This is a predicted structure of a 71-nucleotide RNA (transfer RNA) from an archaeon.
RNA sequence: GCGCUGGUAGUCUAGUGGUAUGAUAUGAGCUUCCCAAGCUUGUGGCCCGGGUUCGAUUCCCGGUCGGCGCA
Numbered sequence: 001g002c003g004c005u006g007g008u009a010g011u012c013u014a015g016u017g018g019u020a021u022g023a024u025a026u027g028a029g030c031u032u033c034c035c036a037a038g039c040u041u042g043u044g045g046c047c048c049g050g051g052u053u054c055g056a057u058u059c060c061c062g063g064u065c066g067g068c069g070c071a
């Protein structure tokens, strides 16, 4: 330099055009003599820019960062 692949919450992860899933973490409450565990409920996320579309996490183009391969 070229090609392929990935970027979603503090962390890990699902999601082939219509209000983004689950776990973990964290706040509150219940339970307990206390702690832990358990139960209920809340908080927090689509890498950046542009395009297509009524509507984009999803499709297209460019950028950027990580991984793999070739040179």
Stems, first nucleotide, its partner, number of pairs: 001070007010024003018054001025043006047063005

Rfam family: tRNA.